[in-house]
RNA sequence: GCCCCCGUAGUUCAACGGAUAGAAUGUGGGUUUGCGGAACCCAUGAUCAAGGUUCGAUUCCUUGCGGGGGUA
Numbered sequence: 001g002c003c004c005c006c007g008u009a010g011u012u013c014a015a016c017g018g019a020u021a022g023a024a025u026g027u028g029g030g031u032u033u034g035c036g037g038a039a040c041c042c043a044u045g046a047u048c049a050a051g052g053u054u055c056g057a058u059u060c061c062u063u064g065c066g067g068g069g070g071u072a
Stems, first nucleotide, its partner, number of pairs: 001071007010025004018055001026044006048064005
């Protein structure tokens, strides 16, 4: 250089083109408890960027950026 895959909460992962983008974990608060880091309840927080297609895009297309793999 060429080819392929991936990019979503702090982290690990979901989400037929359509409902307020969910779950676990983490973090903060509360309840409980002899004390809780255990248990229970509440809260918190994300679609890599710019365009395109569409009534509607996390999802499909293009380019760029970042990461991983393959190939002389």
The RNA shown here (transfer RNA) has 72 nucleotides and comes from a Patescibacteria group bacterium. Rfam family: tRNA. Rfam's curators write: Transfer RNA (tRNA) molecules are approximately 80 nucleotides in length. Rfam links the family to the GO term triplet codon-amino acid adaptor activity. By type it is a transfer RNA. The coordinates come from a structure-prediction model, not an experiment, and the mean pLDDT is 81.